[in-house]
Molecule: transfer RNA
Organism: Salmonirosea aquatica
RNA sequence: CGUGGGAUGGAGCAGAUGGUUAGCUCGCUGGGCUCAUAACCCGGAGGUCGGUGGUUCGAGUCCACCUCCCGCUA
Numbered sequence: 001c002g003u004g005g006g007a008u009g010g011a012g013c014a015g016a017u018g019g020u021u022a023g024c025u026c027g028c029u030g031g032g033c034u035c036a037u038a039a040c041c042c043g044g045a046g047g048u049c050g051g052u053g054g055u056u057c058g059a060g061u062c063c064a065c066c067u068c069c070c071g072c073u074a
Stems, first nucleotide, its partner, number of pairs: 002072006010026004019057001028044005050066005
């Protein structure tokens, strides 16, 4: 240089063929239970989905460009 994949709460991941509330596990946090801690049970906060534009009535999802990460090739 060429090429394939990825970027979604603090961490790891889902999210078919655009639509209704962006979910799951862990973590954090309030309460319950307990002599107490853990475990367990109930509740809560926390993300506008890497960036900018475009398509569309409507974009995490489609298109273009850019940034970063991983692999393959030279």